[in-house]
Model confidence (mean pLDDT): 82 of 100.
Transfer RNA from Candidatus Yanofskybacteria bacterium RIFCSPHIGHO2_02_FULL_43_22, 71 nucleotides, folded computationally.
The organism belongs to Candidatus Yanofskyibacteriota, within Bacteria.
Rfam family: tRNA. Rfam classes the family as a transfer RNA.
The RNAcentral record of the sequence draws on ENA.
RNA sequence: CGCGGGGUAGUGAAACGGCAUCAUGCGAGGCUCAUAACCUUGAGUUCCGGGUUCGAAUCCCGGCCCCGCAA
Numbered sequence: 001c002g003c004g005g006g007g008u009a010g011u012g013a014a015a016c017g018g019c020a021u022c023a024u025g026c027g028a029g030g031c032u033c034a035u036a037a038c039c040u041u042g043a044g045u046u047c048c049g050g051g052u053u054c055g056a057a058u059c060c061c062g063g064c065c066c067c068g069c070a071a
Base pairs, nucleotide, nucleotide: 002069003068004067005066006065007064010024011023012022013021018054026042027041028040029039030038047063048062049061050060051059
C1' cells in the first nucleotide's frame, strides 16, 4: 500500500430516513430508626468536515482513530 469490521451519555450496548432508547453509574426526592434494596425524578451522548433529503446516528464522499485478514 490492499481488503473487511467498528467509532452513539462516565461504562456497556440498541435504534425502518421521522421525539436518540435500554442497562449500569452519577445528582435530587420518597420509603426506613439507619444503611442496603426498592419507587419517583433529573442532568448527561451520535469521531471530524462536506453532500443528498422536507427531514441523516442511519444514505453518499473525504479525513482521523481502533480491531482483524492478507502481504